Notes:
This is a predicted structure of a 445-nucleotide part of an RNA (large-subunit ribosomal RNA, domain III) from an Acidimicrobiia bacterium. The RNAcentral record of the full RNA draws on ENA. It matches the Rfam family "Bacterial large subunit ribosomal RNA". Rfam links the family to the GO terms ribosome and structural constituent of ribosome. The prediction has a mean pLDDT of 80.
Context: one part of a larger RNA
C1' cells in the first nucleotide's frame, strides 16, 4: 500500500440452557428452503473422518462454550450378503517348442483373469456406535453320523434268456452218378443232350448243451444336449404402490352462535420357506437300421416305418390361496429415565418404467465363452438309493463412517465433475413445472 480488496450462490426471529465470555453451540416455538432432492441405500474412491468423554493453542475466511480440529477411551460379530475355496471373456503369464549377439520376443498344453455365468435367509427386536452378521421366531444348502422300518440288490436257492458244439427231422439246391423227350448229329454200331432223380455243406424246426447275460447302485478329465444371448414393437395376465370408505377399531364433544352427527382426528400391517400348480408360453410320440460324433454308447446326428396332430402327455410359469402366524407389529392408554397392556387389522376403485418375459411378433447389420445342470457309454461295483426321525460340522477376507459430497476427483470446508437402486400426494401426457408428505436443511461473518 491499507484497516483498502475480500469474507465463495441461499432468511431468519424470540425464549430458555450451560458458560469467564454467545448474532453463530444445545433445546423449544414460530418462520423460510429442498422434496426425480438439498431424502434413503449401494458401487468406486477415501481410511477412522464413526461413537462417547474431555479440550480450545493452531486449523475453521469473523466469534465459538462448537466441529470432519486436538487428546483419551470405545466401536465393524455372517454356512446363506459381496469376494475366495466353482466357471470362463478381452487380456496376462507360459512346461516343452520356435525365433533371437546377450537382454529377450512369440506361443502349444496349461494356468490366471469379472465388468459376465453359477450358487443356500427371511421377518421382527436390540446398541452410544454393528447388524439379512447379535437375539427371538420360522427356514434353506452342502457334507457326515445314528436309529427303526420299508424298498431294490450281491452270495446260496431259484426264474428267464442265451453263443459254440452234438444229435435228429424236414424243405430246397446242385456235384459225381443215374436218366434219356415229340431235340440235334450219325460211318446206323452209336454219340451229344433238355426235363427229372440225386448226397454232404447251407438253411429251417426240435432236443441236449450252458460260454455268458438280466433281475441293485455310482459314474468320467470322454461323447451329446443345455447353459446361450441382437434390435424394435404392441397386446394381455398380475403385483408393488396409491386413493377412498357410508364398513371395522380407538380417542374427542368444543374458552365464541351451532356441533351425539351420513360429526371430527388417527389407525385399518405382516417376510422367506413349505404345499397347491392357475393366467400364459414352449415341445409331436414311438419302433427299426446306422460306415458320422478320434474308443464305446441304449445318447446325439442321419435314413426308414407306425400312430397322433390333442381338450391328451411332458417341460416351463407370474400371481393367488392355505400354513408360516394362538406369533410379531400395531393407534392409544398406563407407569415413569429403560417398561407394561394392546383394539381393528376389511372392502372397493386405480395402477406401474416391476413380474410372467432370456416369452410372443417383426426386422437385418444376424447378435460371447466355460462350468454348474441333464443324458450316454467307457469304467468301478457288493451292498445301495430314496423317504422318516434325531444329531453333528460349516473355513479365509470385507462389513465402522462419507458416498451428487465439507470425508471421492478438482492445491481449499472450492457455485465444477462423479456409476447404480428406491420414485408418495394435488394439478399435469410426463421422472417437465409449481406447491406439498416422509425425511433433511437455514449454507461459518
Nucleotide at each position: 500500500g491499507a484497516g483498502u480488496a475480500g469474507c465463495g450462490a441461499a432468511u431468519g426471529c424470540a425464549g430458555a440452557g450451560g458458560g469467564a465470555g454467545g448474532a453463530a453451540c444445545u433445546c423449544u416455538g414460530c418462520c423460510g428452503c429442498c422434496g426425480a432432492a438439498u431424502a434413503u441405500c449401494c458401487a468406486a474412491g477415501g481410511g477412522u473422518u464413526c461413537c462417547u468423554g474431555g479440550g480450545g493453542a493452531a486449523g475453521g475466511c469473523u466469534c465459538a462454550u462448537c466441529c470432519g480440529c486436538c487428546c483419551a477411551g470405545g466401536g465393524u460379530u455372517a454356512g446363506u450378503c459381496g469376494g475366495g475355496a466353482g466357471c470362463u471373456a478381452a487380456g496376462g503369464c507360459g512346461a516343452g517348442g520356435c525365433c533371437g549377439a546377450c537382454a529377450g520376443g512369440c506361443g502349444u498344453a496349461g494356468u490366471c483373469g469379472a465388468u459376465g455365468c453359477a450358487c443356500a435367509a427371511c421377518a421382527g427386536g436390540u446398541u452410544g456406535a454393528u447388524a439379512u452378521u447379535c437375539c427371538u421366531g420360522u427356514a434353506c444348502c452342502a457334507c457326515c453320523g445314528u436309529g427303526a422300518a420299508c424298498a431294490c440288490g450281491u452270495c446260496c436257492c431259484a426264474u428267464c434268456u442265451u453263443a459254440a458244439a452234438u444229435g435228429u427231422c424236414g424243405u430246397a439246391c446242385u456235384a459225381a452218378a443215374g436218366g434219356g423227350c415229340u431235340g440235334c448229329c450219325u460211318u446206323c454200331g452209336g454219340g451229344c443232350g433238355a426235363a427229372c432223380u440225386g448226397a454232404c455243406c447251407u438253411c429251417g424246426g426240435c432236443a441236449u448243451g450252458g460260454c455268458g447275460g438280466a433281475u441293485a447302485g455310482c459314474a468320467a478329465a470322454g461323447g451329446g444336449g443345455g447353459g446361450a444371448c441382437g434390435c424394435a414393437g404392441g397386446a394381455g395376465g398380475g403385483u408393488a404402490g396409491g386413493u377412498g370408505a357410508a364398513c371395522c377399531c380407538a380417542g374427542g364433544c368444543g374458552u365464541u352462535g351451532g356441533u351425539u352427527g351420513u360429526c371430527c382426528u388417527g389407525g385399518g400391517g405382516u417376510a422367506a420357506g413349505c404345499a397347491u400348480g392357475u393366467a400364459g408360453g414352449g415341445g409331436g410320440u414311438u419302433c427299426g437300421a446306422u460306415a458320422g460324433g478320434c474308443a464305446a454308447a441304449u445318447c446325439c446326428g442321419u435314413c426308414g416305418g407306425a400312430c397322433a396332430c390333442a381338450u391328451a402327455c411332458c417341460c416351463u410359469g407370474a400371481g393367488a390361496u392355505g400354513c408360516g402366524a394362538u406369533g410379531c407389529c400395531g393407534a392409544a392408554g398406563c407407569a415413569a429415565u429403560u417398561g407394561c397392556u394392546g383394539a381393528a387389522g376389511u372392502c372397493a376403485c386405480u395402477g406401474a418404467u416391476c413380474c410372467c418375459a432370456u416369452g410372443c411378433u417383426g426386422c437385418c447389420a444376424a447378435g460371447a465363452a466355460a462350468a454348474g445342470c441333464c443324458u450316454c457309454u467307457a469304467g468301478c461295483g457288493a451292498g445301495u438309493u430314496g423317504g422318516c426321525a434325531c444329531g453333528g460340522u460349516g473355513c479365509c477376507c470385507g462389513u465402522a463412517c462419507c458416498c451428487c459430497a465439507a470425508a471421492c476427483c478438482g492445491a481449499c470446508a472450492c457455485a465444477g465433475g462423479u456409476g447404480g437402486a428406491u420414485a408418495c400426494g394435488u394439478a399435469g401426457a410426463g421422472a417437465a413445472u409449481a406447491c406439498g408428505a416422509a425425511g433433511g436443511c437455514g449454507a461459518u461473518c